A computed fold for a 349-nucleotide part of an RNA from a metagenome, annotated as small-subunit ribosomal RNA, central domain. The full RNA is in RNAcentral, with records from SILVA. Its mean pLDDT, the model's own confidence on a scale to 100, is 84.
Context: one part of a larger RNA
Parts: sequence; structure tokens; C1' cells
RNA sequence: CUGGGCGUAAAGCGGGUGUAGGCGGCUCUUCAAGUCGGAUGUAAAAUCUCCCGGCUUAACCGGGAGGGACCAUUCGAUACUGCUGGGCUAGAGUGCAGCAGAGGAAGGUGGAAUUCCGGAGUAGUGGUGGAAUGCGUAGAUAUCGGGAGGAACACCAGUGGCGAAAGCGGCCUUCUGGGCUGUAACUGACGCUGAGACCCAUAAGCGUGGGGAGCAAACAGGAUUAGAUACCCUGGUAGUCCACGCCGUAAACGAUGGACACUAGGUAUAGGGGGUAUCGACCCCCUCUGUGCCGAAGCUAACGCUUUAAGUGUCCCGCCUGGGGACUACGGCCGCAAGGCUAAAACUC
Repeated sequence: CUGGGCGUAAAGCGGGUGUAGGCGGCUCUUCAAGUCGGAUGUAAAAUCUCCCGGCUUAACCGGGAGGGACCAUUCGAUACUGCUGGGCUAGAGUGCAGCAGAGGAAGGUGGAAUUCCGGAGUAGUGGUGGAAUGCGUAGAUAUCGGGAGGAACACCAGUGGCGAAAGCGGCCUUCUGGGCUGUAACUGACGCUGAGACCCAUAAGCGUGGGGAGCAAACAGGAUUAGAUACCCUGGUAGUCCACGCCGUAAACGAUGGACACUAGGUAUAGGGGGUAUCGACCCCCUCUGUGCCGAAGCUAACGCUUUAAGUGUCCCGCCUGGGGACUACGGCCGCAAGGCUAAAACUC
């Protein structure tokens, strides 16, 4: 320097923004760096190719010939890449007019239910496969137009929507991000990817201060059982909730990185636009964007994937290289800690 791969066999970073770098639309132009050609010089020998010869062959060795490449100088070519300058609008972005949405943050507010307090009331209640622990005459359970408090938002609800991912669901207000459709006014390649870096990141966990209704690791008791450090039952503390600050992991999954182009269809659904028709709507036709199912060519070890590709291509990044040892040790960096990230070897099969 090179090969083959990454849905399920080892392998796509959990996700984004973006630096360097890599790659990059149509057209004219300058230069001639890459590229291509000529000449000259140099290019030790060996090596390589061809021929001849020597060891019994071969490997090896000797001789001869040869080409090429590399390098330098110089002359030329200009299609492609690059450089200079100019133009363009199909990529990208902006504007204008609309649209849908659990996208984010803050504040406010509503009803149902559980629990507790209170009223009234009397003997059981609760729980299970069956029981018991538990609760109850110190008044429980059941019941009630009263009160308190915390948490979650039934129906709508969907194979539905939004978000980069994690994720987001009562209602209202304020602030705010993105997307889609139409138009074609503006900019004129401003693009794609992205090592490092930075930011976000469910749950659990950690720090400080609040809060605590229900649920519930740990724990206690009752059962079950040979035992039962469980499954079942009665309790119950962290936690679950809020504010601020950490942690940085996951079956963070579509186990499928991003962008662009191309390649039969059918059907359903969500949000737009246009048309036909109509009093209007439904229906019907076309189209853009998203989300599902089926399916052709093709691909695949098979399963399966199939315009939302795992098909056909281009560009960029990440990653894999037999199992165990080992999501480990050591070192380094990060963290309050728990631990995280990076990541071997001996040995063994």
C1' cells in the first nucleotide's frame, strides 16, 4: 500500500451542530500544477524479460541483449481535475401567501379517582387457590352536596400526529424551534459529509433544599414449600414529584450512518395544492410531503428487503477481522461517588 464486509453470523458512534480534511452543478476564459506526449541527461551492480552457457537437473551462478519505470532539465498538448477572472439557475438559501401538529420553555387553571381529616352510623372488615398476618367497640368497612394534599390526565386515541434522537397526551395564556404546500420576487453553488471539538440525551443513581396522595427496591410480618433469602398476601423506607447542579449509560432497535440520483405496480392513511362535477358537501382524477401493508425486477446464505431498499450507482464518516480471557487489567482522561470513556497481554480451545 492492498482485500472482503457491517438488518439477524464479528461489525453503523444513542442523537445533533459544526472545525480541519475529503468530495462537489451548467457555461465561457487565463495559467499549465496534476495529467498526456517528445527530446536530452542521469539512472552502480543485483533484481525483471529474452537468448546462450556452467554445476548429472533445478534452485543457484556466469555472459550477452532488452524494455520499462523512477528522477532532473527542456519543448509541447489542454479533453479531464486544479488555478484566475466572468456569466447562469436546475442544487442550496431568502422573501411573499397559506396549512397541520402530545415539538420546546414558563405561568395559570379543571374534573374524575385514591388517601387522610370531618359528619352520620354499628359490628365486623380486608385479603386469597384457600388462609393468615393486618384493620375494627379507643367505633372500622359500607355511606355523605364538607375540608386538606399530592400525583396522573379516562373517553377523544388511530396501523394517527410532532420531534435530530432521547422523547412528547386535560384545558388556557405568553415566549419559542422546526416542517409542509403554493408562488417564482431575491441571492447566485453560498453545497454534501464530517477526524477532533461542543451540545442534547429514557430510566436508575448522586448532591443541596423542598414535597410526599398513590405506588413501591430494601426491610418486617403472614402464607406456600423439603427449603422459599421468591412467585401470593398485609405493611413499608429510599425513590417516584418540584427547583438547581451532576451522571452520560440502554435490546438509546428499523439490532439497518448521512446526502444525492435512478429503477414495475397495487392498496390504506395523515397534512397540503390543483382539476372535474355540484346550490354545497361526499365521491372521482392529478400532484407534493409523511406514515403503513402487499408485491415485480434486482439483491440475499437463507429469512427476507423491495421508490421509506437490504436494488443500481457516486461522495464522506464510523466500525469489524475466530471463541474464551475481556463491555477486563494497567495507564491516561472524566466523575462527589457509583462508575464512564479509551483499551491490552499471558494463558487456553